[in-house]
Molecule: transfer RNA
Organism: uncultured Pedobacter sp.
RNA sequence: GCACUUAUAGCUCAAUGGUAGAGCAAUCGGUUGAUAACCGAUAGAUGUAGGUUCAAUUCCUACUAGGUGUACCA
Numbered sequence: 001g002c003a004c005u006u007a008u009a010g011c012u013c014a015a016u017g018g019u020a021g022a023g024c025a026a027u028c029g030g031u032u033g034a035u036a037a038c039c040g041a042u043a044g045a046u047g048u049a050g051g052u053u054c055a056a057u058u059c060c061u062a063c064u065a066g067g068u069g070u071a072c073c074a
Stems, first nucleotide, its partner, number of pairs: 001070007010024004018054001026042005047063005
């Protein structure tokens, strides 16, 4: 340099064009003599910029960052 791949909540992961979800963590409440555990509730996210579409996490382009493979030079 080239090819492939990953990027969604604080963390780990779903959602293959039609209302963005879960577990853990956090906050509040319940429960307990108290803690843990358990139960209920709340808040929280699509890497950046464009494009296609009635509609994009999803498809296309460029870029950014990480990972894997590989060519050339030395």